[in-house]
RNA sequence: CCGCGACAAUGGCAAAACCGUCGAAAGGCGGUGACGCAAAGCUUCCGGUCUACGGGUGGUUUACCUACGACAGCGGGGUUACCGAA
Numbered sequence: 001c002c003g004c005g006a007c008a009a010u011g012g013c014a015a016a017a018c019c020g021u022c023g024a025a026a027g028g029c030g031g032u033g034a035c036g037c038a039a040a041g042c043u044u045c046c047g048g049u050c051u052a053c054g055g056g057u058g059g060u061u062u063a064c065c066u067a068c069g070a071c072a073g074c075g076g077g078g079u080u081a082c083c084g085a086a
Stems, first nucleotide, its partner, number of pairs: 004084002012037002017032006035073001041079003045076003048071003054066004
């Protein structure tokens, strides 16, 4: 330095739920809170999943399709990084 990840050490992040707020929704942001995470840091390039304001088709109670919206704590990829046992 690279790989790797321990009943090591310093720490870090923060699920659900609740409150407030933005949004048509999915969901985001802030506070409280910890289910968990060795990248649960960052990044939509690929796959996947969610929503359907709007648009299209049909139909008159509504149904179906659709991402330019969303999910990085769904997986892969890219990139950066603390520590140092085997």
Predicted 3D model of an 86-nucleotide RNA (c-di-GMP-I riboswitch aptamer) from a Gammaproteobacteria bacterium. Its mean pLDDT, the model's own confidence on a scale to 100, is 88. Its Rfam family is "c-di-GMP-I riboswitch aptamer". Gene Ontology term of the family: cyclic-di-GMP binding.